[in-house]
Annotation: The part of an RNA shown here (large-subunit ribosomal RNA, domain I) has 580 nucleotides and comes from a marine sediment metagenome. Its Rfam family is "Bacterial large subunit ribosomal RNA".
Context: one part of a larger RNA
RNA sequence: GGUAUAUGGCGGAUGCCUUGGUACAGAGAGGCGAUGAAGGGCGUAACGAACUGCGAAAAGCCACGGUUAGCUGUAAGUAAGCUUUGACCCGUGGAUUCCCGAAUGGGGAAACCCGGCUCGAGUCAUAUCGAGUCACCUGAGUAAUCAGGAGCGAACCUAGGGAAGUGAACCAUCAUAGUACCUAGAGGAAGAGAAAUCAAUUGAGAUUUCCUUAGUAGCGGCGAGCGAACGGGAAAGAGCCUAAACCGUAAAGAUGUCAAGGGUAGACCCGUUGUCUUUACGGUGUUGUGGGAGCCAGUGUGAGAUAGUCUACGAUCUCAGUAGAGUCAUAAAAAAGCAUACUAGCAGAAUAGCAUUGAAUAGCUAACCAAAGAAGGUGUAAGUCCUGUAAGCGAAAGUAUGUUUUCUCUAUAUUGGAAUUCCCGAGUAGCGCGGGACACGAGAAAUCCUGUGUGAAUCUGGGUGGACCAUCAUCCAAGGCUAAAUACUCCUCUGUAACCGAUAGUGAACUAGUACCGUGAGGGAAAGGUGAAAAGUACCCCUGUUAGGGGCGUGAAAUAGAACCUGAAACCGUAUACCU
Numbered sequence: 001g002g003u004a005u006a007u008g009g010c011g012g013a014u015g016c017c018u019u020g021g022u023a024c025a026g027a028g029a030g031g032c033g034a035u036g037a038a039g040g041g042c043g044u045a046a047c048g049a050a051c052u053g054c055g056a057a058a059a060g061c062c063a064c065g066g067u068u069a070g071c072u073g074u075a076a077g078u079a080a081g082c083u084u085u086g087a088c089c090c091g092u093g094g095a096u097u098c099c100c101g102a103a104u105g106g107g108g109a110a111a112c113c114c115g116g117c118u119c120g121a122g123u124c125a126u127a128u129c130g131a132g133u134c135a136c137c138u139g140a141g142u143a144a145u146c147a148g149g150a151g152c153g154a155a156c157c158u159a160g161g162g163a164a165g166u167g168a169a170c171c172a173u174c175a176u177a178g179u180a181c182c183u184a185g186a187g188g189a190a191g192a193g194a195a196a197u198c199a200a201u202u203g204a205g206a207u208u209u210c211c212u213u214a215g216u217a218g219c220g221g222c223g224a225g226c227g228a229a230c231g232g233g234a235a236a237g238a239g240c241c242u243a244a245a246c247c248g249u250a251a252a253g254a255u256g257u258c259a260a261g262g263g264u265a266g267a268c269c270c271g272u273u274g275u276c277u278u279u280a281c282g283g284u285g286u287u288g289u290g291g292g293a294g295c296c297a298g299u300g301u302g303a304g305a306u307a308g309u310c311u312a313c314g315a316u317c318u319c320a321g322u323a324g325a326g327u328c329a330u331a332a333a334a335a336a337g338c339a340u341a342c343u344a345g346c347a348g349a350a351u352a353g354c355a356u357u358g359a360a361u362a363g364c365u366a367a368c369c370a371a372a373g374a375a376g377g378u379g380u381a382a383g384u385c386c387u388g389u390a391a392g393c394g395a396a397a398g399u400a401u402g403u404u405u406u407c408u409c410u411a412u413a414u415u416g417g418a419a420u421u422c423c424c425g426a427g428u429a430g431c432g433c434g435g436g437a438c439a440c441g442a443g444a445a446a447u448c449c450u451g452u453g454u455g456a457a458u459c460u461g462g463g464u465g466g467a468c469c470a471u472c473a474u475c476c477a478a479g480g481c482u483a484a485a486u487a488c489u490c491c492u493c494u495g496u497a498a499c500c501g502a503u504a505g506u507g508a509a510c511u512a513g514u515a516c517c518g519u520g521a522g523g524g525a526a527a528g529g530u531g532a533a534a535a536g537u538a539c540c541c542c543u544g545u546u547a548g549g550g551g552c553g554u555g556a557a558a559u560a561g562a563a564c565c566u567g568a569a570a571c572c573g574u575a576u577a578c579c580u
Base pairs, nucleotide, nucleotide: 001579002578003577004576005575006574007573008572009571015565016529017528020500021499022497023496024495025494026493027492028491029489030488031152032151039100040099041098042055043054044053046078047077050074051073061094062093063092064091065090066089070082071081072080105114106113107112115134116133117132118131119130120129121128136149137148138147139146156187157185158184159183160182161181166175167174171221197204198203208235209234210233211232212231218226219225239481240480241479242425246283247282248281249280250279251278252277253276254275255274261270262269263268288459290424291423292422293421295417296416297415298414299413301320302319303318304317305316308313309312321412322411323410324409325408326407334406335405336404337403338402339401340400341399342398343397345393346392351366352365353364354363367384368383369373375387376386377385430454431453432452433451434450435449436448437447440466461476462475463474464473465472516523517522536564539551540550541549542548
């Protein structure tokens, strides 16, 4: 030095465990904020730091409920206290809530500095202190006053902008992709939406979403790739209001007794302060088998009041009746009662013995409950020990939903006829040029949007049916509102898992977005397990020793002793045997 055996050290794999995660399901909620948010800084306990809670009223204050014997958080210990006159704890509603932060009196290198005004305390008077108030923008606006806005938030949504890596085996049209990203805005959903839609000779009847049609028809350096619709089947279902013509009221302006306007071939006549224009409000009106206004005719609740004309009409108003509707649109608010649910809770059946063990929940013997044999805990494996579970019960206060009543609101005008008059959304439709969107890359390119230039028609009208024309069919643009079916989950509750089990699962099971790194944007860890119970080793000894160890003791076990379950390998020793 090697090999073997035995026994240790170091090390922290493996096994077992789970406080934490992951993915979903069903309900809920879908916002918070100038009444100062989200997020922070600094404080705050008798006792240092950290976390949690709270805010100078500071691990807390008040009230109302629940619950019941202990309590003063994690977190020991000591001290000092509270509590059946109900503490602590749980729920509901209040009070307080320093400083920064949209931050808003002015400033500022966030958590700091410096003010004005009013009131108060204080001073001989200043000073000083306390409370309140003072930003900007919008509201047809401005003096007073009032209301609103701002900022934050995980995804979903709409809109305005808008890439590249990459694919095409290069690359330029193209694709990636209207994606990522930026910006603005909104809601619990958003957007869309009641046909100037489709269809095809039959017809359908707002929108949205899903299945299918179909990887079809098509588009495409006809490359890579992109990719419908009609129709069919489902979910859900809901329809409405205006502009205009006409009437009325009000205001302003114009005209003005030779007015406007009308009649008449013309002279002339009619015309009792009206007529015209604009604006606002009210009535009417809303459609495509065209609709409406105006005109004519008819029918239609009651009572009362009333300018005017005029002798029964009547704009309008009030009351009653009738009919109907209502808190999500179609018109718009509120209160009360009841029911259900949520935000604390209550109650809840049934087992003993023997023996083994450190310990019985395992074994043996004999029982019981079950609308409860889900689950977790208990010194081992428990239906009957504990928390629970099944079936039931419960709210002073707050919230949600439903319903009823009060209440509020609406209507009480429709039918028929004639076809002479009026209206039916204009810098719009369409067209030229240039772009974009449509599955559709300019193509034969319809359709939609519009930067620019032009520029119609009003029902004998206009759009569409994939160039265009005719015929035919169909619809009515240039104003607006609208629930549900659909998308999403920062968050709350309940539950599930052929999901993970500490190099896994969130980055984070632990003082984790912490320590640490970086000027900064930003990057970003490691780290779980004594034991059933601390019973966490009194006392003695070795020693420089609060290190480490040996006795004694605890414990089932201390090779479970806190560097603590198990304790692999690499690596380092000790003892013995053999070989060199």
The RNAcentral record of the full RNA draws on SILVA.